Model confidence (mean pLDDT): 83 of 100.
Predicted 3D model of a 1430-nucleotide RNA (small-subunit ribosomal RNA) from an uncultured prokaryote.
RNA sequence: CCUAACACAUGCAAGUCGAGUGGUAACAGGAGAAGCUUGCUUCUCGCUGACGAGCGGCGGACGGGUGAGUAACGCGUAGGAAUUUGCCUAUUAGUGGGGGAUAGCCCAGAGAAAUUUGGAUUAAUACCGCAUGCACUCUACGUAGAAAAAGGUGGCCUCCCCUUGGAAGCUAUCGCUAUUAGAUAAGCCCGCGUUGGAUUAGCUUGUUGGUGAGGUAAAGGCUCACCAAGGCGACGAUCUCUAGCUGGUCUGAGAGGAUGAUCAGCCACACUGGAACUGAGACACGGUCCAGACUCCUACGGGAGGCAGCAGUGGGGAAUAUUGCACAAUGGGCGCAAGCCUGACCCAGCCAUGCCGCGUGUGUGAAGAAGGCCCUAGGGUUGUAAAGCACUUUAAGCAGGGAGGAAGGCUGUAAGGUUAAUACCCUUGCAGAUUGACGUUACCUGCAGAAUAAGCACCGGCUAAUUUCGUGCCAGCAGCCGCGGUAAUACGAAAGGUGCAAGCGUUAAUCGGAAUUACUGGGCGUAAAGCGCGCGUAGGUGGUUUGGUAAGUUGGAUGUGAAAGCCCUGGGCUUAACCUGGGAACUGCAUUCAAAACUGCCAGGCUAGAGUACAGUAGAGAGGGGUAGAAUUUCAGGUGUAGCGGUGAAAUGCGUAGAGAUCUGAAGGAAUACCAGUGGCGAAGGUGGCCUCCUGACCUAACAUUGACGCUGAGGUGCGAAAGCGUGGGGAGCAAACAGGAUUAGAUACCCUGGUAGUCCACGCCGUAGACGAUGUCUACUAGUCUUCGGUAUCCUUGAGUAUACUUAGUGGCGAAGCUAACGGGAUAAGUUGACCGCCUGGGGAGUACGGUCGCAAGAUUAAAACUCAAAUGAAUUGACGGGGGCCCGCACAAGCGGUGGAGCAUGUGGUUUAAUUCGAAGCAACGCGAAGAACCUUACCAGGUCUUGACAUUCAGAGAACUUACUAGAGAUAGUUUGGUGCCUUCGGGAACUCUGGGACAGGUGCUGCAUGGCUGUCGUCAGCUCGUGUCGUGAGAUGUUGGGUUAAGUCCCGUAACGAGCCAACCCUUAUCCUUAUUUGCCAGCACGUAAUGGUGGGAACUCUAAGGAGACUGCCGGUGACAAACCGGAGGAAGGUGGGGACGACGUCAAGUCAUCAUGGCCCUUACGGGGUGGGCUACACACGUGCUACAAUGGUCGGUACAGAGGGUUGCAAUGUCGCGAGGCGGAGCUAAUCUCAGAAAGCCGAUCGUAGUCCGGAUUGCAGUCUGCAACUCGACUGCAUGAAGUUGGAAUCGCUAGUAAUCGCGAAUCAGAAUGUCGCGGUGAAUACGUUCCCGGGCCUUGUACACACCGCCCGUCACAUCAUGGGAGUGGGUUGCAAAAGAAGUGGGUAGACUAACCUUCGGGAGGUCGCUCACCACUUUG
Repeated sequence: CCUAACACAUGCAAGUCGAGUGGUAACAGGAGAAGCUUGCUUCUCGCUGACGAGCGGCGGACGGGUGAGUAACGCGUAGGAAUUUGCCUAUUAGUGGGGGAUAGCCCAGAGAAAUUUGGAUUAAUACCGCAUGCACUCUACGUAGAAAAAGGUGGCCUCCCCUUGGAAGCUAUCGCUAUUAGAUAAGCCCGCGUUGGAUUAGCUUGUUGGUGAGGUAAAGGCUCACCAAGGCGACGAUCUCUAGCUGGUCUGAGAGGAUGAUCAGCCACACUGGAACUGAGACACGGUCCAGACUCCUACGGGAGGCAGCAGUGGGGAAUAUUGCACAAUGGGCGCAAGCCUGACCCAGCCAUGCCGCGUGUGUGAAGAAGGCCCUAGGGUUGUAAAGCACUUUAAGCAGGGAGGAAGGCUGUAAGGUUAAUACCCUUGCAGAUUGACGUUACCUGCAGAAUAAGCACCGGCUAAUUUCGUGCCAGCAGCCGCGGUAAUACGAAAGGUGCAAGCGUUAAUCGGAAUUACUGGGCGUAAAGCGCGCGUAGGUGGUUUGGUAAGUUGGAUGUGAAAGCCCUGGGCUUAACCUGGGAACUGCAUUCAAAACUGCCAGGCUAGAGUACAGUAGAGAGGGGUAGAAUUUCAGGUGUAGCGGUGAAAUGCGUAGAGAUCUGAAGGAAUACCAGUGGCGAAGGUGGCCUCCUGACCUAACAUUGACGCUGAGGUGCGAAAGCGUGGGGAGCAAACAGGAUUAGAUACCCUGGUAGUCCACGCCGUAGACGAUGUCUACUAGUCUUCGGUAUCCUUGAGUAUACUUAGUGGCGAAGCUAACGGGAUAAGUUGACCGCCUGGGGAGUACGGUCGCAAGAUUAAAACUCAAAUGAAUUGACGGGGGCCCGCACAAGCGGUGGAGCAUGUGGUUUAAUUCGAAGCAACGCGAAGAACCUUACCAGGUCUUGACAUUCAGAGAACUUACUAGAGAUAGUUUGGUGCCUUCGGGAACUCUGGGACAGGUGCUGCAUGGCUGUCGUCAGCUCGUGUCGUGAGAUGUUGGGUUAAGUCCCGUAACGAGCCAACCCUUAUCCUUAUUUGCCAGCACGUAAUGGUGGGAACUCUAAGGAGACUGCCGGUGACAAACCGGAGGAAGGUGGGGACGACGUCAAGUCAUCAUGGCCCUUACGGGGUGGGCUACACACGUGCUACAAUGGUCGGUACAGAGGGUUGCAAUGUCGCGAGGCGGAGCUAAUCUCAGAAAGCCGAUCGUAGUCCGGAUUGCAGUCUGCAACUCGACUGCAUGAAGUUGGAAUCGCUAGUAAUCGCGAAUCAGAAUGUCGCGGUGAAUACGUUCCCGGGCCUUGUACACACCGCCCGUCACAUCAUGGGAGUGGGUUGCAAAAGAAGUGGGUAGACUAACCUUCGGGAGGUCGCUCACCACUUUG
């Protein structure tokens, strides 16, 4: 206590009156008596105060609780008539006289108890008659009838009196009876309003009405009898789910939406169901009876109970308090009153649950302290913050004082009233003693001391506020987007900051934003959304004019719209929250008065809307009947022979039993070539030979006529392609299914051969389509222009013509305004208006399930939810992509030449192995790559042995010159011993360099991250592209420029052009090819001279070659043609060279997180007696295997031998090295010359001239291996190159596949250089010899431009569909089973009420005394709850 209207222990919550009554159980006082312990006990007396239990009266129908039920006259609002109303107020009249009982008490019983029986006796304001009866009610209108009562208390006086006392009277007061009126309260009726569901469409028999009766306080089918057959419902009846309603509350600009705690009004309920009694009032929360469930007591026979009163307990739950104080105040009940009762109420307690206020200090204080954190190492920040100094004391604490909430009531007294009265009583005044739960109240004063008092959330964006560390797609965060995979402002912590503050944040919920259900205030061509199309009912809506009316409408008035709340304005608490006075408002409803414009209604007119009549035009409009020709197929016959047919190619199939072909004839069915057309007609579906019958609609011209008859249209109804279904026909062709043949990995397909339903007709169903213009129907208005169909008119004229003009009817193209998100639409609107209908509200689930309706079925129609996602969608843009299109290029293909892939070897890689085989590179764009050169070193790897301020840098201190000789140990690093040596500068203090020792800072790292980076590089690609400024266009992304027509190697250039310009790229540069000028050594030597065996050897020369400086030259410049008078192209001339002459460097914006932390640099991280340093040895050189790149070959265009010719470009002093000489040779000895146009490496080779070999594993090939050597080098074992001799492997031109190259190129031949001690088949250069082919752009690959499609944007290596497997969630099915609710038909029948009554009993009244009237019990009938069955 928002959940359990779940169950409740315990206490309390409704009593009171002795002034109604008989009385005296308890208490107290008094009196008396007894016992005696002389002040105690016991007993008696109702004498007094009082009073238990009774009788009696009033109140327990209020107050308090809860919201289960209720969709209702329950509530709200506005009205109404046929009623009652205790106590209260007022009015009128009374209150007379009798009677019989009964509880209690007492006696006797039953029972455990609750309770109860019998007897005797007794009172009343209890009960019952009688009398009277103003008034009242009914009435047949009367002299009729019915119907009353009760006394108590106070006072005075008289009488009886022995007294307490009793009786009569008077008086006051409270009661009582009857009655009327009021007030209050209650009952009843009615208009309007009041949540969803139509997958609830029909409901109803006391039902609807009438007459009569009964009943009620009262109208009424409320009940009964009879009669009638009505009543409600698409404006939503009935059924069903949910729900107390309202004032209000929250939100919102408002309209609305949500809600109904507290407070207030109404209703309903009181364990569940039913029922009545009493009473003014109940069908009664703390009353009764019955039934049921549950709990408790029990002696087992029987009884008791009802917290949804206040506390409290258990339970449920995320969750909600004390078994408190007091009647002091307010209110209520009773009472004459005092007073009693009061869990109402007033207070207190608990809870930061909310609202409001206050505090936790104030001022000063820079050395900007310490500490923390960050840091660019300077500093910054925390931060005037703290400390310090000077103050203050609210709140809390202690002490003292101290209002208001108190009005009344009581006692006494005075006056007035009443009265016969000065009693009594009432009113008023005065005086007195008193009444406070809260309460240690509020408030005030004093005391002491900054003392006792700050947290929570957040800091990526939204959203105010950031850094460091830790972590490393982990841990975690998250409202949405999203963060985290080693530099996280997003996780965790810290520091700092921001926000709010005794709170802060989270969760849940409502409204808002959301114009995202749109009344205010949305949409429907393509985003969700126009029914497939007509006709038409209800409904909605409606031309023009006159008159009337006043329903709507507008204005005024009146009543009401409770209070509280909201708002405004005063007042009171120190302020505020809060309380309180007044006002406004409550937008509503009702009544009434007025207006008459508009709408409606009534009446009368009009003709512009809409029809009708007359006359015509065009048409595949619909239905029936008939008929024609071509073609296909089949059949019959003739001719005729081997194929036909079919396809990408085939095969199945047909054919010698005669096909196909061809001719003749026949049959049968279906469809109608040409005309034929963005042509016609129709509502849509649809509609095509010709003739005929019947029939619908449009259109045209002129006139007549009706007089708003119109439009739309929920339901309804009709039509409605194809397919499909039923019955019966028909069946030529075509052809689902099916069969066969192919294709294919498969091929239930595409292709082929066949082929059945069906297609056709008649009748009947179905009712759907991308039934589309994805655009509902009707109306009016709003620039044009062109075509076409129909029509009208005119001219020329007679053409079945052509032309012009008009058109209220169609059909199309383009387009202005305005519209549209854009695309687009644009008088045939998607523009501007009006009327009506239909439909939409994120995607999926799903147009599905269930239910209903329809259907023969297929299925159609209507139509959800659970669950799930954060999107789905439209239009347009830029890219990318396409087994899309167009144009173009490239050794891209093709045409050629030569290779690779096979062999051996070299080299790199993978793999494997290993102590280690260091690391990196990975399609092209890794793999003879980093590496222009690993025996040690390099070296980064491994093993043993070693060092720890370190091999290297800076700094401090001490010592010493530096340096150097030799020896020992050790594998060496290293350790020990040892020789020589005292330097330079100086201001004489010292200083500089170097070495050693010691200490701390630090060094060091080829350790990690190229996905943290710089720089550098590769690649697309030397492809022709990539951009910008301004302008213009577009809502925008963007476009234009840059596209188009030509052209080019080219975004090269020209022309055009809403573009005009500009930038990167390009150009510029170097080299080479020709010539000229200048220069002349080391190069050159024509002419002159000298000289040699010979040589530019020498004098000389400057012609030539060369060298190296400067120029010239090539620019489509010239000519012709083509082209658009352009750019340009083609051809030609000249020229060394011709259309970029050849080659090189140069590489746009960008792409690939491309490569590199191991060149270098560098952030972060990591190691620090080691992941650092130094040393020896080993490894990087391994080897079953796989791949890449090369070399050498397989031979005769060749090998071998001999002879012989011609380069270029380079290198050289730690070097190149000549002549000479030795060696077969590698090479050795030796050393002229050369710092180089001088000397040298250095003999170029292929070639040419000869010789030989003769197709053979060879005189090819050279691997491998043995021996002997050379060289370099500390050192060639692992592991160098070369030489000689010997050995002589594979290999006879290489599968699939694949690479390079377009001219001085490929191919082939040698030479040089860098690196380097030595070590190239690699790399980079150089020249020699020197081809073939290119038709061409179909195809493969790559690329460029334009265009197109796109569901791609990580961009086709994209996206994406379905099955399966596993797990999980939700929803179904499932033999069944349990529960709730409801309808119908029956059974049943407690208590109670009403009716009847044979039985029994019976105080009041009557009586003729016998009895009667009346009553009670019993029995019975009707209704009916629980319950039972179907």